[in-house]
């Protein structure tokens, strides 16, 4: 400098053009003499940005950012 991947909840990560899950953490309760397990239930996402298509975009295209791979 070319060329492919990845960004989504505090981790780890699933998803589809019409509602963003899931475990694990965290707050509550239940359970205990007390903790730990267990079991309920809650909160926590401007789905990296910014534009564009579309009646409607986390998702399709465009440039961008940071990581990551590989070629020179």
């Nucleotide at each position: 400098g070319a060329g492919g991947g990845u960004a989504u909840a505090g981790c780890u990560c699933a998803g589809u053009g019409g509602c963003u899950a899931a475990g694990c953490a965290u707050g509550u309760g239940c359970u205990u003499a007390g903790c730990a397990u267990g079991c309920a239930c809650a909160a926590g996402g401007c789905c990296c940005u910014g534009g564009g298509u579309u009646c409607a975009a986390u998702c399709c295209c465009c440039a961008g950012u940071a990581c990551c791979u590989c070629c020179a």
Molecule: transfer RNA
Organism: Vicugna pacos